[in-house]
Predicted 3D model of a 100-nucleotide RNA (TPP riboswitch aptamer (THI element)) from Noviherbaspirillum saxi. The RNAcentral record of the sequence draws on Rfam. The organism belongs to Noviherbaspirillum, within Bacteria.

RNA sequence: GUUCCAUGCUAGGGGUCCUGAAGACGAUGUCUUUGGGUGAGAGACACCCUCCGUACCUGAUCUGGAUAACGCCAGCGUAGGGAAGCGCAAAGCCGCACUU
Numbered sequence: 001g002u003u004c005c006a007u008g009c010u011a012g013g014g015g016u017c018c019u020g021a022a023g024a025c026g027a028u029g030u031c032u033u034u035g036g037g038u039g040a041g042a043g044a045c046a047c048c049c050u051c052c053g054u055a056c057c058u059g060a061u062c063u064g065g066a067u068a069a070c071g072c073c074a075g076c077g078u079a080g081g082g083a084a085g086c087g088c089a090a091a092g093c094c095g096c097a098c099u100u
């Protein structure tokens, strides 16, 4: 000098299920409160992700296996989509000077 990334800043994207109990209601379901299961996260100004993109969506009222039940696990999936800029220590590379 240059390149790239972590952290960071700003901006943006995303999901929020199953179930026990109590209560309410327009009633056999829905909603509220509070426990339990999985998970980073089940409305938290939290968590995750932003092209090096499995955050998330579609396929899906899918398939197989488990479970009290559920995207709970796996397949699907080297699938198709999917939201960016700045900055940048360390580090890498190149050049010069000095020393040995």
Base pairs, nucleotide, nucleotide: 001093002092003091008086009085010084011050012049013048014047016044017037018036019035020034021033022032023031024030025029056081057080058079062075063074064073065072